[in-house]
Transfer RNA from a Salinivirgaceae bacterium, 73 nucleotides, folded computationally.
Rfam family: tRNA. Its family is annotated with triplet codon-amino acid adaptor activity in the Gene Ontology.
NCBI's taxonomy places the organism under Bacteria, Pseudomonadati, Bacteroidota, Bacteroidales, Salinivirgaceae.
RNA sequence: GGGGCAUUAGCUCAUCUGGCAGAGCGAUUCGUUCGCAACGAAUAGGUAGGCGGUUCGAGUCCGCUAUGCUCCA
Numbered sequence: 001g002g003g004g005c006a007u008u009a010g011c012u013c014a015u016c017u018g019g020c021a022g023a024g025c026g027a028u029u030c031g032u033u034c035g036c037a038a039c040g041a042a043u044a045g046g047u048a049g050g051c052g053g054u055u056c057g058a059g060u061c062c063g064c065u066a067u068g069c070u071c072c073a
């Protein structure tokens, strides 16, 4: 210098041939308990790395860019 992959909730990851984003764990609250654990119920938490473009509509398609991993030179 060139190619590929990844980036979504605090963490690990889903979501796909474009149609108002979810799970598990974790957190908080409540119930059962003397208390803890465990179990059950509920709640909060994300403008999907950033910018721009296409489209009626983008996490999803296109371009540039940032970070990490990896391959080639």
Base pairs, nucleotide, nucleotide: 001072002071003070004069005068006067007066010025011024012023013022019056027043028042029041030040031039032038049065050064051063052062053061